Predicted 3D model of a 112-nucleotide RNA (SAM riboswitch aptamer (S box leader)) from Thalassobacillus devorans. Its mean pLDDT, the model's own confidence on a scale to 100, is 84. NCBI's taxonomy places the organism under Bacteria, Bacillota, Bacilli, Bacillaceae, Thalassobacillus. It matches the Rfam family "SAM riboswitch aptamer (S box leader)". The family is grouped with related families in Rfam's "SAM clan". Rfam links the family to the GO term regulation of gene expression.
């Protein structure tokens, strides 16, 4: 980098350092020197690992669900901030709202 999968309307500081830009891409909206991004410290979570219960279950490995969180990652402005492709509902409709599937991205585990 590339394939498979899983989840993406919940949850995280009024600390330090720093000093200008971020919110993948479009196009809107936004946040920012009442200082961003970014390190660090702190915290949220619970995919993997591990550690315990309960319940199922095998000849045996085992399922499922709940629990804890010292490892491994992730995450900690707005729903993935909204959108972009297709299809619908509501309307007189090119406006508008809203609904559901992709599409594209993040992370996470697993393959090459």
């Nucleotide at each position: 980098u590339u394939c498979u999968u899983a989840u993406c309307c919940a949850g995280a500081g009024a600390g330090g350092c720093g000093g200008a830009g971020g919110g993948a891409c479009u196009g809107g909206c936004c946040c920012u020197u009442u200082g961003a991004u970014g390190c660090c410290c702190g915290g949220c979570a619970a995919c993997c690992a591990u550690c315990g219960g309960a319940u199922c279950g095998u000849c045996a490995u085992g399922a499922u669900u709940c629990g804890a969180a010292c490892g491994g990652u992730g995450c900690c402005a707005a729903u993935u901030c909204c959108u972009g492709c297709a299809g619908g509902a509501u309307g007189a409709a090119u406006g508008a709202u809203c609904c559901u599937g992709a599409a594209a991205g993040a992370u996470g585990a697993g393959a090459g």